[in-house]
RNA sequence: CGAGCCGGUCGAGCAGUCGCUGUUUAGUCAAUUCGUUGACUGGAUGGAGGAAAGUCCGGGCUCCACAGGGCAGGGUGCCAGGUAACGCCUGGGGGGCGCGAGCCCACGGAAAGUGCCGCAGAAAAUAUACCGCCCAAGCGCACAUCGCGCCGGUAAGGGUGAAAAGGUGCGGUAAGAGCGCACCGCGCCGCUGGUAACAGCGGUGGCAGGGUAAACCCCACCCGGAGCAAGACCAAAUAGGGGAACGUUGGCGUGGCCCGCGUCGUUCCCGGGUAGGUCGCUCGAGGUGCACGGUGACGUGCAUCCCAGAUGAAUGGCUGUCUACGACAGAACCCGGCUUACAGGCCGGCUUCUCCU
RNA sequence: GCGAUCUUAGCUUAAUUGGACAAAGUCCCCGGCCGUGACCCGGGUGGAUGUGAGUUCGAAUCUCACCGGUCGCCCCA
Numbered sequence: 001c002g003a004g005c006c007g008g009u010c011g012a013g014c015a016g017u018c019g020c021u022g023u024u025u026a027g028u029c030a031a032u033u034c035g036u037u038g039a040c041u042g043g044a045u046g047g048a049g050g051a052a053a054g055u056c057c058g059g060g061c062u063c064c065a066c067a068g069g070g071c072a073g074g075g076u077g078c079c080a081g082g083u084a085a086c087g088c089c090u091g092g093g094g095g096g097c098g099c100g101a102g103c104c105c106a107c108g109g110a111a112a113g114u115g116c117c118g119c120a121g122a123a124a125a126u127a128u129a130c131c132g133c134c135c136a137a138g139c140g141c142a143c144a145u146c147g148c149g150c151c152g153g154u155a156a157g158g159g160u161g162a163a164a165a166g167g168u169g170c171g172g173u174a175a176g177a178g179c180g181c182a183c184c185g186c187g188c189c190g191c192u193g194g195u196a197a198c199a200g201c202g203g204u205g206g207c208a209g210g211g212u213a214a215a216c217c218c219c220a221c222c223c224g225g226a227g228c229a230a231g232a233c234c235a236a237a238u239a240g241g242g243g244a245a246c247g248u249u250g251g252c253g254u255g256g257c258c259c260g261c262g263u264c265g266u267u268c269c270c271g272g273g274u275a276g277g278u279c280g281c282u283c284g285a286g287g288u289g290c291a292c293g294g295u296g297a298c299g300u301g302c303a304u305c306c307c308a309g310a311u312g313a314a315u316g317g318c319u320g321u322c323u324a325c326g327a328c329a330g331a332a333c334c335c336g337g338c339u340u341a342c343a344g345g346c347c348g349g350c351u352u353c354u355c356c357u
Numbered sequence: 358g359c360g361a362u363c364u365u366a367g368c369u370u371a372a373u374u375g376g377a378c379a380a381a382g383u384c385c386c387c388g389g390c391c392g393u394g395a396c397c398c399g400g401g402u403g404g405a406u407g408u409g410a411g412u413u414c415g416a417a418u419c420u421c422a423c424c425g426g427u428c429g430c431c432c433c434a
Base pairs, nucleotide, nucleotide: 002352003351004350005349006348007347008346009345010344013321014320015319016318017317018316020047021046022045023044024043025042026041027040028039029038030037031036049328053339054338056337057336058335059334060333061227062226063225064224068259069258070257071256073223074222075221076220077219078092079091080090081089082088093107094105095104096103097102108218109217113216114215115212116211117210130158131157132154133153134152138148139147140146166184167183168182169181170180171179185207186205187204188203189202190201191200192199193198231279232278233277241270242269243268244267245266246265250264251263252262253261271433272432273431286305287304288303289302290301291300292299293298358430359429360428361427362426363425367383368382369381370380376414385401386400387399388398389397407423408422409421410420411419
């Protein structure tokens, strides 16, 4: 130099001008319960994102009972830690991929039970025998160490399949076979290291026995429901009207049932009304910097900063400059994550091929 | 904004506890019938599991992520 890996960060800037919107302030006018409020015109100042997105998880907040008990249902799934909590993050273990830096893993249980495994194949899980191998009797003429070989033995080899009942080798045998042995694998026991997952070592058992739990299920742990259109208040309008269903061993109180607690009608259809306003609403598990503890996620302390709060819903237009205007994309109660989309940069750490010193 | 629910051929629907070429009607085309057209009869083609991954021997079906569609929300209450 080339080819890569990981982490962080920006994702447009500056100036002028015309606009939009929140807050604050000054003046004028109007109203006033004399506290203020509204309109207009000025000044100052704030004004989208790393994902604001998908709404996939978790939490805060609000209402339902203070969120209670049981069943059902749902979720998570190696170990330890972090956290308000999590399905997130960090560190470690195990497995897989890569020469490597590194990356990926829904990673509990299949000897608790049940189910399923089409076609092919002898057989798909209590094993079995199509081809084959061996062989007592028998036959081939009388014999036989040769040939065929019903019954029987066997599962080494062939064949089928995604998957075939531990693997390789030696011995052994009529042929074979954990039948015996060595190594590997597996189960059980013990010791050592580690908080643990697990790892190492030793002994022991000839081997228990296929796959599937993103099939039912079992085990461990977690989960009450609904959502800011929650909810609270003010104001306005209409018909608190009609019909149907259920019904006090009942209905309702927003998840399905029972209990408990509260309450006394509830649900649907028809019909009618309003499409104001205020609060919730943004100071928060907040940002930045430094120090300390920790491998790290993170925690503690100090200092400092205030950084959108709209409700037809605000960020844009023009000019100049920069080589160039270019990505995905627009807050709606808030926060922590995950996932997905994304033109183009910048910074740091690391690996590797060739060459040079 | 929040919640629920659904995606199979141009349209309307099937597909057994995951099992092999995803089926049917309609639409379209061709031929027959007919003086012509419709109806009718026969034949054919084309066209799909919304997209991408994963689990599994095997996925329309199970799981995850993403793209779309539909419905509901206030008061009388």
Two RNAs folded together computationally: RNase P RNA and transfer RNA, 434 nucleotides in total. It holds a member of the Rfam family "Bacterial RNase P class A". Rfam classes the family as a ribozyme.